Predicted 3D model of a 74-nucleotide RNA (transfer RNA) from a Nanobdellota archaeon. Model confidence (mean pLDDT): 80 of 100. Rfam family: tRNA. The family's RNA type in Rfam is transfer RNA. The sequence is in RNAcentral, with records from ENA.
RNA sequence: GCGCCUGUAGCUCAGUUGGAUAGAGCGAAAGGUUCCUAACCUUUAGGCCCGGGGUUCAAAUCCUCGCAGGCGCG
Numbered sequence: 001g002c003g004c005c006u007g008u009a010g011c012u013c014a015g016u017u018g019g020a021u022a023g024a025g026c027g028a029a030a031g032g033u034u035c036c037u038a039a040c041c042u043u044u045a046g047g048c049c050c051g052g053g054g055u056u057c058a059a060a061u062c063c064u065c066g067c068a069g070g071c072g073c074g
Base pairs, nucleotide, nucleotide: 001073002072003071004070005069006068007067010026011025012024013023019057028044029043030042031041032040050066051065052064053063054062
């Protein structure tokens, strides 16, 4: 330099064919239970989906230009 893949919550990830309010597990906080802790149960908070632009009535999803990481080739 060229090609391919990935980027969504603190972490690991799902999100199908563009559609109605963006989800799960773990973790965190509060409460319950307990003599206390752990475990268990309930609830809550936490994101404008890597950034800019475009298409569309509508974009995490499609197109484009970048950025970061990974793999391969030279």